[in-house]
Context: one part of a larger RNA
Order: sequence, then C1' cells, then structure tokens
RNA sequence: AGCGCAAGGGGAAUGCCUUGGCAUCAGGAGCCGAAGAAGGACGUGACAAGCUGCGAUAAGCUUCGGGGAGGUGCAAAUAACCGUCGAUCCGGAGAUUUCCGAAUGGGGAAACCCGGCAGAGCAAUACUCUGUCAGCGUGCGUUGAAUCAAAUAGGCGUACGUGGGGAACCGCCUGAACUGAAACAUCUAAGUAGGGCGAGGAAGAGAAAUCAACCGAGAUUCCGCCAGUAGUGGCGAGCGAACGCGGAAGAGGCCAAACCAGUGGAUUUAUUCACUGGGGUUGCGGACAGUCAAGAAGUAAGGAAUGGUUAGACGAAGGGUCUGGGAAGGCCCGCCACAGAAGGUGAGAGCCCUGUAGUCGAAAACGAUUUCUUAGUGGACUGGAUCCAGAGUACCACGGGACACGUGAAACCCUGUGGGAAACCGGGGGGACCACCCUCCAAGCCUAAAUACUACCUGAUGACCGAUAGAGGAGCAGUACCGUGAGGGAAAGGUGAAAAGGACCCCGGGAGGGGAGUGAAAGAGAACCUGAAACCUUGUGCCU
Repeated sequence: AGCGCAAGGGGAAUGCCUUGGCAUCAGGAGCCGAAGAAGGACGUGACAAGCUGCGAUAAGCUUCGGGGAGGUGCAAAUAACCGUCGAUCCGGAGAUUUCCGAAUGGGGAAACCCGGCAGAGCAAUACUCUGUCAGCGUGCGUUGAAUCAAAUAGGCGUACGUGGGGAACCGCCUGAACUGAAACAUCUAAGUAGGGCGAGGAAGAGAAAUCAACCGAGAUUCCGCCAGUAGUGGCGAGCGAACGCGGAAGAGGCCAAACCAGUGGAUUUAUUCACUGGGGUUGCGGACAGUCAAGAAGUAAGGAAUGGUUAGACGAAGGGUCUGGGAAGGCCCGCCACAGAAGGUGAGAGCCCUGUAGUCGAAAACGAUUUCUUAGUGGACUGGAUCCAGAGUACCACGGGACACGUGAAACCCUGUGGGAAACCGGGGGGACCACCCUCCAAGCCUAAAUACUACCUGAUGACCGAUAGAGGAGCAGUACCGUGAGGGAAAGGUGAAAAGGACCCCGGGAGGGGAGUGAAAGAGAACCUGAAACCUUGUGCCU
C1' cells in the first nucleotide's frame, strides 16, 4: 500500500410528516378615486430592531350587538396595569386618518421647499395654527377688444362634471412577422400578436327601409343542429356561411316634424325666426274635424311582510382492566346515531375536546322577493280635403374596405373624392339588370335577461404535489443578490408528548468535553426525526 472484518467521522439521499401550493365545482361579489384612490414614505409600544396593526385621538377612540374569564399581537422575560360595574376577542355603524402619490396654491431630485387670502392665538406688520387657492369641459351670470356702435374673441365669478388606478373579460382605432402553401409573389398565419383610446360589472347588439317565397315569420344575444353542406379559392394551401329547426332568456319604449299656446327678437304690420310647454311616434301612421272612454302594465320614492348576507347559540352516547413513558391499542361489559365527515388529544377515540346531522339567532348596515301608498307617464273609433313623417341624405361614378364571397355575373353594408333626388300617385329590399308580385319604411335616441371573465370572499372536492416536488416564494420573497436601466432573481421546512432546553462539580482562555440531572429515548442536546453513498480515519486478520 491492497483486500477483508469491526467501530467511528463526514455527508445529506431515502422514509415518514405538512403549516404551503395546484386544479376544478357551487354560491357570493364585481369597480375604487378631488368627501383625495391604488400604492408608498415617516411615525406610533414602559423597554421595541423587524413583521403585523394603527395614524399626532397613532398594536388604538365612540356607539350598537355577540360573547363570558381571562387579557395587554407575532414573542419569551421584566415592569406596570386592565377585567363578572363584563375586559381581551368577534360583527355592524361612526370618529380620527401626518407626508408623498391623479396630487390639484407655486416649485421640486416623490414622501421636501416656498407662498397669497380669510380667521384664531399674540403687544406684534414676527412666529404658530385652521380653512382656502391647479388645469380643462359645460351651463349660468358679469365684464369686454382690434372696428362709432353691435357682435365675437378674451377676462372674472359661480354651479356641476372631469383627471388617476384595476387580474381577466368588452368596444373602437391602429396593426406585423415567423409560419403554411413541402420554394414563392395573390393567398395563409390574422384582423391574431403588439401599440393607442374608452367603458362597465358586464360590455357590445337590439325593437325591421329584416327574412321568407306567393306559405308565412316577427327586436337583440347565447347554445345545439343545419354543415365541413352551399359556396369561395395561384379552384392550390386553405377559408367557410345562410334559410330553416330545437333550446336559454324574453320587454319594449322615447324624440324630430305637422298643429296649438306662451315668451322674446326682426319687421315693409302681411309675416317670420328662436326658445319653452302641449301634441305626436306609425306602414291598419299622425296633425286636422267629429265621437266615445276614464287610468292596464311598467318606472321612481317611501312603508310593511318574508326570506338572505355581515357576529353567533344549542347539539346524543363509556366505563373497567392489561401492556406501556403515555391508551385512543388488546380483553370484558355497555350506550348514541337525522350525528360512524373531519381535525385534535402522550400510539389507532362514534360516546374526551373542537366539531358533524339537525334546530335556532341580529340592536345596526346591505342587497332580494312580494305587497301597499304617493308621484309623474300611459287610451280607442270614424272621416280622408289640406298639412307632416329625419338631405349634401338616398342614389350614381371612381378609389378602397367589410360581407364565408380573392372583381367576379357581385347584389347587400361602410366611405375618401366628385356629382346629386323624390315627398305617400313617395321610397328601400327580394344576389348584375328589367317587369310583375311580395315585403318593409333609411338618413334620430334609449333599453333588463339569457352571454364573457375572476383580481376578490365563502364552502366543497381531487386515481393533484409533498420541500431539487407543488407557486419564483410552506421560513419576514418578488426579499437577499445581479444589472446604469428596462429587467433578472435565489437558497433556506422537521428536538421532544411536554422545554422538562442540561442546576451543580471537573478539565480548558474559549470552543468543546467528562460526570451529575431531565426525558420513554440525549446514539432526540438545539450544527437537534430517520441518517444511504462518495470521501476520511482507528483497531485487527491476511498478503506484498
């Protein structure tokens, strides 16, 4: 030195565990903000570095409920206190809420600096405190140029609104490329990704100038069919309807105009214009003339009832003995069950604890349903002379876009440029276009539900994970650390049933160790469950 055997060190795998995750289902909730948000900075405790809570009233203040013996958060110890005259704790409603931040008196290198006006303290024009002072839009009032006047622009005041944030979902504007076509240009990917603006709890759409086919339907949205059909397509790759049917849900309303009245302006006194109120809203029209009728449904506010949400309450039934550190285990004898889900308790508990089935409960706030009251709205028939019924619109040409539809025979829809109607004896559509026929009434507005999503709350579930897994994050993690920055981004769980966390003695400067003691165990001693391998030793056997 090698190969064995034995005993250690080292190391962290493995096993077991779970406070944390992941996913799904059901229900709820779905916006917050100048009454200052989201997010922060700085403070705040008897002692207080961090986290949590809170805000100079600062781990808290008031009140109304719940609850019932302990309490002063994580977090031990000390001190000082509080509590059956009901604390701590839980829920409802309030108060307070520094500074920054849209940040808004002005400035600014966020959490800082400096002001105006009014009021208060004060002897004070010093200082301090309180309140207020940004911009933009709209309405109203007032003032008011260039230009005698008028008007307008502008100024000032005032009221209301707005601004910023939000996981996904939604609308509009803008808008790729890789890729596929086995290359590639039309095409595809895709109106996707990305960018911008905006809204809400949903958004958008929506009450036929719609379809249909000579029969009829009757707003929109979503789902299942129709159907990978008809089509479209370098007729390649691909793209891809509708009619109709079955379901979910179900809801319809309001203006403009004619006409009437009032007020004001202009005026050649004929009239005309503007505003306000009434009227009216449709394709079986309305005004107008005449006749009749009296208040359906829905909406808003308030009240009542019912059932919910935000604290909670009651809640059945077990003993003995053996082993053991410990009984929930074994044995013996019982009991409950609308409760034998689950978790905990010194091992494995229906009957020990928390619970579970079941049954109850709200002073206050919120939202739901039903109902009552009040308010304002809301009706029908006849006549057919006259009047009205959304204009740079419909439509046409050219250029584009969008429709499943790539210019095609290409309708329908949108519109950049140019042209440009009709007036109910009117107008649009029915896939070029024309006729007949059928059908509808554009150029104004609003509209719940069925649908989408899940940052958030509650409950439940899992042939989901179990610390290199599962979230990046089970531990004070978007931290430490890296980067000028945008941004990137970790590692790190387990003593024991209980700290009973080793008093005291010895060696040592200490670290550490030896006794003693605790404990079932210390070969569980905090570098703490189990404790594999690499690697490093000690003793010994054999061999060189």
Large-subunit ribosomal RNA, domain I from Evtepia gabavorous, 544 nucleotides, folded computationally. Taxonomically the source falls in Evtepia (Bacteria, Bacillati, Clostridia, Eubacteriales). Its Rfam family is "Bacterial large subunit ribosomal RNA". Gene Ontology terms of the family: structural constituent of ribosome and ribosome.